[in-house]
Context: one part of a larger RNA
Molecule: small-subunit ribosomal RNA, 5' domain
Organism: uncultured prokaryote
RNA sequence: GAACGAACGCUGGCGGCGUGCCUAACACAUGCAAGUCGAACGAGAAAGCGGGCUUCGGCCCGUGAGUACAGUGGCAGACGGGUGAGUAACACGUGGAUAACCUGCCCGGAGGUGGGGAAUAACUCUUCGAAAGGGGAGCUAAUACCGCAUAAUAUCGAGAACUCCUCGGAGUUCACGUUCAAAGUCAGCCUCUACAUGUAAGCUGGCGCCACCGGAGGGGUCCGCGGUCCAUUAGCUUGAUGGUGAGGUAACGGCUCACCAUGGCGACGAUGGAUAGCCGGCCUGAGAGGGUGAUCGGCCACACUGGAACUGAGACACGGUCCAGACUCCUACGGGAGGCAGCAGUGAGGAAUAUUGCGCAAUGGGGGAAACCCUGACGCAGCGACGCCGCGUGGAGGACGAAGGCCUUCGGGUCGUAAACUCCUGUCGAGUGGGACGAAAUGCGGGGAGAUGAAAUAAGCUUUCCGUUUGACGGUAACCACUGGAGGAAGGACCGGCUAACUCUGUGCCAGCAGCCGCGGUAAUACAGGGGGUCCAAGCGUUGUUC
Numbered sequence: 001g002a003a004c005g006a007a008c009g010c011u012g013g014c015g016g017c018g019u020g021c022c023u024a025a026c027a028c029a030u031g032c033a034a035g036u037c038g039a040a041c042g043a044g045a046a047a048g049c050g051g052g053c054u055u056c057g058g059c060c061c062g063u064g065a066g067u068a069c070a071g072u073g074g075c076a077g078a079c080g081g082g083u084g085a086g087u088a089a090c091a092c093g094u095g096g097a098u099a100a101c102c103u104g105c106c107c108g109g110a111g112g113u114g115g116g117g118a119a120u121a122a123c124u125c126u127u128c129g130a131a132a133g134g135g136g137a138g139c140u141a142a143u144a145c146c147g148c149a150u151a152a153u154a155u156c157g158a159g160a161a162c163u164c165c166u167c168g169g170a171g172u173u174c175a176c177g178u179u180c181a182a183a184g185u186c187a188g189c190c191u192c193u194a195c196a197u198g199u200a201a202g203c204u205g206g207c208g209c210c211a212c213c214g215g216a217g218g219g220g221u222c223c224g225c226g227g228u229c230c231a232u233u234a235g236c237u238u239g240a241u242g243g244u245g246a247g248g249u250a251a252c253g254g255c256u257c258a259c260c261a262u263g264g265c266g267a268c269g270a271u272g273g274a275u276a277g278c279c280g281g282c283c284u285g286a287g288a289g290g291g292u293g294a295u296c297g298g299c300c301a302c303a304c305u306g307g308a309a310c311u312g313a314g315a316c317a318c319g320g321u322c323c324a325g326a327c328u329c330c331u332a333c334g335g336g337a338g339g340c341a342g343c344a345g346u347g348a349g350g351a352a353u354a355u356u357g358c359g360c361a362a363u364g365g366g367g368g369a370a371a372c373c374c375u376g377a378c379g380c381a382g383c384g385a386c387g388c389c390g391c392g393u394g395g396a397g398g399a400c401g402a403a404g405g406c407c408u409u410c411g412g413g414u415c416g417u418a419a420a421c422u423c424c425u426g427u428c429g430a431g432u433g434g435g436a437c438g439a440a441a442u443g444c445g446g447g448g449a450g451a452u453g454a455a456a457u458a459a460g461c462u463u464u465c466c467g468u469u470u471g472a473c474g475g476u477a478a479c480c481a482c483u484g485g486a487g488g489a490a491g492g493a494c495c496g497g498c499u500a501a502c503u504c505u506g507u508g509c510c511a512g513c514a515g516c517c518g519c520g521g522u523a524a525u526a527c528a529g530g531g532g533g534u535c536c537a538a539g540c541g542u543u544g545u546u547c
Base pairs, nucleotide, nucleotide: 001547002546003545004544006543007542008541009540010539013391014390015389016388017387018386019384020383021349026347027346028345030344031343032342035075036074037073040072041071048063049062050061051060052059053058082302083301084300092226093225094224095223096222097221098220101219102218103217106215107214108213109212111210112209113208114148116146117145123138124137125136126135127134128133154179156177157176159174160173161172162171163170164169184207185206186205187204188203189202193200194199195198228274229273230272235265236264237263240262241261242260243259244258245257246256247255277299278298279297280296281292282291283290284289304325305324306323307322308321327338328337329336330335355381357380358379359378363377364375365374366373367372394424395423396422397421404415405414406413407412428488430483431482432481433480434479438473443468444467445466446465447464448463449462450461491536492535493534494533495532496517497516498515502531503530504529505528506527512519513518
């Protein structure tokens, strides 16, 4: 000199864009943060309103409404969001390998979707319990569950030929045997079929379902190389190193197990200890390098602490389950409930870090055919000069120079064109009025075109045009116009040398200053105050840290 997620002191007008628990991965009151689908399924209220009856207690019917709340089932809850504890490791970065692998939703291709069965929740009855939560009996549905049929280029077994190869194997074709599947729902129609004149078991279309091949995107695993400190850590290792066989996994492998062998690592630093998430980047520097890993992006790890599996395409699962522990809470003492390192917020710690805000309008995500619902992701607003950037606090004229302050060699000098005064301007702020961009989609209404269709002009599908619908911010310090009038807006540090800036008074090695050298003991440009000056400026200094 530059920089900062800064803090502290003094001061503080406005705006834009960013940014804000670096400490206790300390403990958490309260609210919200993951749901959705009735076009998978069975059931199904109440208040209110209207009507009728009434012994005036009430009862019944309709509507509310096939609505609400629950339940079965599907998909999502593995994303998104947080944190950096652990981790010196194939965790990360980079380059490869997988001939050792998986992949829901999505896309392309080609095929199928036949016919049956038995349950169970909800519900009703009953029962245990303070509660949380259960037990028993009975009824019922499905895209829930289970057989059967059919089936391949899928699986498995053995065979032949060809191609490739890292020589372990891989791929393609042919033929044989073997094993395994499915679910419906919604809309429209009457051409076929059935009934018989508009219905569905029929047909068509949409969405689904099953098995297969391929793709995209995502992931698992393995390997080379790379990036901390300590040798005042020198030896470490028994599933340890390898083999055979088996189990296990999506998959290779001591991953696990049985048996066998005795290996494996290490001064090119094993083992142990300390510290630490890694990277793109960021800061500094001419560069080389050094430091660092906030915000944003990629990867990893974790979710009160430790352990475990279940479900699933995917988890060993932050707002799931089970066990143990610590802590907090409830309890009828028998037993139960909980997990903010999600967003706000509280206490504590600390030098120190924000609102228990608004909205799903946009972007994105989940569910749904859609309407739509959910979304503390996100978009906005609030607070903080925490940072960067921009603007303002007025402009011009105005005296051989007011008053006043300070200094003085008493002549004067200086603050100083500074003020007053005159003429202007009108940014920002204040007030009044107007007032957005961000919105394009989707849906709905209407019209056109196309493909499909065993008939169709129907419905659905694809595409296109017109109209309509949607704004949290916000009736807004976007922006515009007007009103008014210099009116509301300057401080901080420093002035001995380094280092730009000097005098007076007070003090008298005192009080004090100080980054280093050093000042202060009676004329202190170094302390304190006044005047003046210098440097920055809505900031200025100090402290801390890095280069």